Predicted 3D model of a 591-nucleotide part of an RNA (large-subunit ribosomal RNA, domain I) from an Acidimicrobiia bacterium. The coordinates come from a structure-prediction model, not an experiment, and the mean pLDDT is 81.
[in-house]
Context: one part of a larger RNA
RNA sequence: AGUCAAUGGCGGAUGCCUUGGCGCUAGGAGCCGAUGAAGGACGUAGCAGGCUGCGAAAAGCCUCGGGAAGCCGUCAAGCAGGCACCGAUCCGAGGAUGUCCUAAUGGGGAAACCCGGCUGGGGUCACGCCCAGUCACUCCGGUCUGAACACAUAGGGCCGGUAGAGGUAACCGGGGGAAUUGAAACAUCUCAGUACCCCGAGGAAAGAAAAGCAAUAGCGACUCCCUUAGUAGUGGCGAGCGAAACGGGAAGAGCCCAAACCGAUACGGUGUCAAGCCCGGUGGCGUUGCCGUGUCGGGGUUGUGGGACGCAUUAGAUGGCACACCGGAGCCAUCACGGAGUCACCAAGGCAGGAGCUAGCCGAACACGACUGGAAAGUCGGGGCGCAGCAGGUAACACCCCUGUAGGCGAAAGCUCACUGCCCUCCGAGUGAUGUUCCCAAGUAUCACGGAGGAUAUUCCGUGUGAAUCUGCGAGGACCACCUCGUAAGGCUAAGUACUACCUAGCGACCGAUAGCGGACAAGUACCGUGAGGGAAAGGUGAAAAGCACCCCGGCGAGGGGAGUGAAAUAGAACCUGAAACCAUUGACUU
Numbered sequence: 001a002g003u004c005a006a007u008g009g010c011g012g013a014u015g016c017c018u019u020g021g022c023g024c025u026a027g028g029a030g031c032c033g034a035u036g037a038a039g040g041a042c043g044u045a046g047c048a049g050g051c052u053g054c055g056a057a058a059a060g061c062c063u064c065g066g067g068a069a070g071c072c073g074u075c076a077a078g079c080a081g082g083c084a085c086c087g088a089u090c091c092g093a094g095g096a097u098g099u100c101c102u103a104a105u106g107g108g109g110a111a112a113c114c115c116g117g118c119u120g121g122g123g124u125c126a127c128g129c130c131c132a133g134u135c136a137c138u139c140c141g142g143u144c145u146g147a148a149c150a151c152a153u154a155g156g157g158c159c160g161g162u163a164g165a166g167g168u169a170a171c172c173g174g175g176g177g178a179a180u181u182g183a184a185a186c187a188u189c190u191c192a193g194u195a196c197c198c199c200g201a202g203g204a205a206a207g208a209a210a211a212g213c214a215a216u217a218g219c220g221a222c223u224c225c226c227u228u229a230g231u232a233g234u235g236g237c238g239a240g241c242g243a244a245a246c247g248g249g250a251a252g253a254g255c256c257c258a259a260a261c262c263g264a265u266a267c268g269g270u271g272u273c274a275a276g277c278c279c280g281g282u283g284g285c286g287u288u289g290c291c292g293u294g295u296c297g298g299g300g301u302u303g304u305g306g307g308a309c310g311c312a313u314u315a316g317a318u319g320g321c322a323c324a325c326c327g328g329a330g331c332c333a334u335c336a337c338g339g340a341g342u343c344a345c346c347a348a349g350g351c352a353g354g355a356g357c358u359a360g361c362c363g364a365a366c367a368c369g370a371c372u373g374g375a376a377a378g379u380c381g382g383g384g385c386g387c388a389g390c391a392g393g394u395a396a397c398a399c400c401c402c403u404g405u406a407g408g409c410g411a412a413a414g415c416u417c418a419c420u421g422c423c424c425u426c427c428g429a430g431u432g433a434u435g436u437u438c439c440c441a442a443g444u445a446u447c448a449c450g451g452a453g454g455a456u457a458u459u460c461c462g463u464g465u466g467a468a469u470c471u472g473c474g475a476g477g478a479c480c481a482c483c484u485c486g487u488a489a490g491g492c493u494a495a496g497u498a499c500u501a502c503c504u505a506g507c508g509a510c511c512g513a514u515a516g517c518g519g520a521c522a523a524g525u526a527c528c529g530u531g532a533g534g535g536a537a538a539g540g541u542g543a544a545a546a547g548c549a550c551c552c553c554g555g556c557g558a559g560g561g562g563a564g565u566g567a568a569a570u571a572g573a574a575c576c577u578g579a580a581a582c583c584a585u586u587g588a589c590u591u
Stems, first nucleotide, its partner, number of pairs: 001590009015576001016540002020511002022508007029500002031167002039101003042055003046079002049075003061095006070083003106115003116135007137164002139161007171202001172200005182189001186236001212219002223250004233241002254492003261298010275288001276285002278328006303470001305440004309435001311432004316335006337428005349423005354417005360409003366382001368381004383400002385389001391403003447464006472487005527534002547575001550562004
């Protein structure tokens, strides 16, 4: 020096464990914010560093409810001092306080700072100073003023607004919109209207009540699922892309305007032989008339075309109405009657009950014997409950030890409801045939060119051109005819559908500390970067600290040896197990 064996050190693999994650299901909830959010800074405890809570009223204050014997959060023990059966700590509901920054909003600003005005109050001889309130911008409503320029308008002042502003995981609508890639290269194409950016909204959004599908038969808003179907098609007919109707389900709901016409009102024009004043007669009045425009009210909403106007017919009561009287007709109001209901139609809701949520409560049955063991829940023997033998804990594996589970019960206060009732509120003339006089959404439809989408049709966009009026117009996949279907150019609308930052309950042939979230630990921390940003490592004594009193060596050390605790100390905190590399000690052998 090497080999072998044993024993140690170092090291932290493996096994076991789980406080933490991952994925999903069902239900709830689906916004917060100028009454100052989300997110922070700084403070706040007797001693107080981090986290948690809270805000100068500062680990808290008040009220109401629950609950029960201990409590003064945690890492994290201690000292000191307190509270509590006159019900504390704790849990829930409502309220109070809530520094400073931040949309940040009195002005400024290098966030958490600086400097003000006004009103009221405090302090001082006085000033500085302190406290409370208020003071940004825009929009909306009202009101008073008020130029150029006569009316007017612009502008301005004042009052009011629980109006806006900012934040937010995904889902949704809209405006923009790639490339890698595939095509075995690449340009049309594809990836893909994807990623990404911007705007806007809601608990959902969008869409929606046929100018639709269909085919000689019919359907009857929209949305979503299954199917149709990888079909019809499309495509450097390459790569690829790729429907729809019918059918089966979920859900189910329909409505309001514009116009014609009538009335009122304002303005303009016109109008005295007047016209007109509901009709007829008599009298009377007369700028009340007519035309146009605007506003308001009524009317009206459809495709077997509908409506207006005129005509006919049917239909409660009471009261009122006009220039006067008589007769007729009409209109208005109230009641009755009928219908409906707060998301559309169609409008504000209130009360009561019921159900649910936000704390909780009751809840069966072994103190069984023996054995092993440190420990019984194990084994053996005996018994019991079960609408409860889900689960977790307890010194090893517990239906009957604890918490629970099945099953029941419960709210002073706040919230929710698609349930019920009452109040309440809202709405209300209908029918018929005929006339063909009027209306039925215009820079629209169509067309041309260019483009988007999905090739054409349908659809959408830009530029230009530019209709018809129900004997109209559009569609039926180029286009024309016939036939059929529908009725554009205005609007509203629940449900079924999508998603999950958040809450509750639960599940897993999901992970088990190099895994699982980056994060089981002071984690978006330490650290790195000017910054945007990047971003760790790090779990385990024991059933219980019983965490080694006392003695010895040593530097009043570190570390160790005894003693003691414990089942175990080679479980001693560098703490479960403790592999290998690597380093030693002892023994044997070889050189």